This is a predicted structure of a 101-nucleotide RNA (SAM riboswitch aptamer (S box leader)) from a marine eukaryotic metagenome.
The coordinates come from a structure-prediction model, not an experiment, and the mean pLDDT is 77.
Order: sequence, then C1' cells, then structure tokens
RNA sequence: CUUAUUAAGAGAGGCAGAGGGAAUAGGCCCUAUGAUGCCCAGCAACCGGUAUUUUUUUACGCGGUGCUACAUCCGGCAGAAUGAGAAUUCUGGAAGAUGAG
Repeated sequence: CUUAUUAAGAGAGGCAGAGGGAAUAGGCCCUAUGAUGCCCAGCAACCGGUAUUUUUUUACGCGGUGCUACAUCCGGCAGAAUGAGAAUUCUGGAAGAUGAG
C1' cells in the first nucleotide's frame, strides 16, 4: 500500500500496585470491592493443519496471530431528515485495531 472484518464470544484465579478506556478539544465511563501490566485460564475472528464430505460441507482449538468493561464507549469530517434555534436521528467517510497478501 491492497483487501476482509470491526453490536457475537471469553475469569469473583495469582503477582504487582495507580491510573485507564488509540489519538487534539469535548462527552460518558472504569478504577484500592484494585486500573495498567505480567502469568495462568478462557474465547474462536483470520491464516494454516488434521479428520470428514465429495467439491464444498462439517468437526477439532492442534500450529501462527489475535482477543477477553462499555458498538472501535460516543464523538471529531461530509451529506440527508426533523427543528425557530439549540439540538436529535440516519447514512457515508476519515482515523484506528486485527488478519491475510
């Protein structure tokens, strides 16, 4: 850079000990009834593998990676609808994350 996905799923465990939810403002939240991190445990999306089936289906979590508060927490940009306005809702995009190339 290209492409697919991004409202499903997953712990009252151990260690440690203060901040955390990507990013600028904002909003809303989580957190000493322990955040973040590591270990263990778990989940099953992508790639591979094995078996099955007979050309594609199903099963297994076996290998690689990933993930385990909140929709990617909402939002930031554009368009549309409603509204006197403030604002609300919807659609798309951007950015991010993960896999594969």
Background: RNAcentral holds the sequence, with entries from MGnify.